A computed fold for a 114-nucleotide RNA from a Chloroflexota bacterium, annotated as c-di-GMP-I riboswitch aptamer. Taxonomically the source falls in Chloroflexota (Bacteria, Bacillati).

């Protein structure tokens, strides 16, 4: 140097949970607290893992807007059929929203006893 370790010695970092603010959420942000961390530094590159506003399809229902007359009912459009728009709930889908403290890579790193 490397590799390997975190015994020494200097120090680092902070999960759960609380409390803030942001965000539809997932989650992040400051503070507090420590489960653990030798990279639990950086980076969402591969894979996986959350979420699901929005957009998509479904379907209830509410409104609005043309159609049509088999049946009812009686002459023009209604009850009824069959359609399109919006709004809202419901459910499925879907990342371009996240997580490097899930592994994997990539770039950087503090010490040296054995």
């Nucleotide at each position: 140097g490397a590799g390997u370790g975190g015994a020494a010695a200097a120090g680092g970092c902070a999960a759960a949970c609380c409390u803030u603010u942001c965000g539809a959420a997932a989650g992040a942000u400051a503070g507090g607290g420590a489960c653990g961390c030798a990279a639990a530094g950086u980076c969402a590159c591969g894979g996986g893992u959350c979420u699901a506003a929005a957009c998509c399809a479904g379907u209830u229902g509410g409104u609005c807007c043309a159609g049509c007359c088999a049946g009812c009912a009686g002459u023009u459009a209604g009850c009824g059929c069959a359609g399109g728009g919006c709004c809202a709930g419901c459910c499925g889908g879907c990342a371009a929203g996240a997580c490097c403290g899930c592994c994997g890579g990539a770039c950087c790193g503090c010490c040296a006893a054995a």

Of the family's consensus pairs, 100% are formed in the model. It was read from a public genome assembly, where an Rfam model found it.